[in-house]
Record summary
A computed fold for a 78-nucleotide RNA from a Planctomycetota bacterium, annotated as transfer RNA. It matches the Rfam family "tRNA". The sequence was found in a public genome assembly. Its mean pLDDT, the model's own confidence on a scale to 100, is 80.

RNA sequence: GGCGGCGUAGCUCAGCCCGGUUAGAGCAACGGCUUCAUAAGCCGUGUGUCAUCGGUUCAAAUCCGAUCGCCGCUACCA
Numbered sequence: 001g002g003c004g005g006c007g008u009a010g011c012u013c014a015g016c017c018c019g020g021u022u023a024g025a026g027c028a029a030c031g032g033c034u035u036c037a038u039a040a041g042c043c044g045u046g047u048g049u050c051a052u053c054g055g056u057u058c059a060a061a062u063c064c065g066a067u068c069g070c071c072g073c074u075a076c077c078a
Base pairs, nucleotide, nucleotide: 001074002073003072004071005070006069007068010027011026012025013024020058029045030044031043032042033041051067052066053065054064055063
C1' cells in the first nucleotide's frame, strides 16, 4: 500500500441485512426499603453528539460517500 471486520450507556454487547412511534439488554453505578451495621434481597433511576463530516429521504444508529481510530489477513521493502 491492498482487502476485510469493528466503533451504540462506565464495561460487555444486541438492534443495522429489510429506514418509521419515545434508542435497548446484562453487569456496574446512584437513590430508597430492609439491618445495630455490612453483605444479600426487594423497589426505582438511562446518565447516550449511535466514531466524525457530508449526502439521499417526509423520516437515518440503520442506506450512500469520505475521513479518523482499533483489530486481522496480505503484498512490497529491508